[in-house]
Molecule: transfer RNA
Organism: Microcaldota archaeon
RNA sequence: GCCUCCGUAGCUCAGCAGCAGAGCGUUCGCCUCGUAAGCGAAAGGUCGCGAGUGCGAAUCUCGCCGGGGGCU
Repeated sequence: GCCUCCGUAGCUCAGCAGCAGAGCGUUCGCCUCGUAAGCGAAAGGUCGCGAGUGCGAAUCUCGCCGGGGGCU
C1' cells in the first nucleotide's frame, strides 16, 4: 500500500430501512431480625465522525478515524 471483518448503555452483545433493545452492572423499593439470594421499578445512548440516497438511515453508498485478521 491492497483486501476483509468490527465500532450500538459502564461491560458483553442483539437489532441490518419504519418506537433504539437484552443480559450483567448501578440506584431505589419489596422480602429478611440483618446480609446474601430472589422479586419489582428507575436512571443511563449525538448507534465512532462527516457527507450522500431515500417519505423515512443504527441499518444502504462514499470519505475519514480507531481496532482485529490476511496479502505483498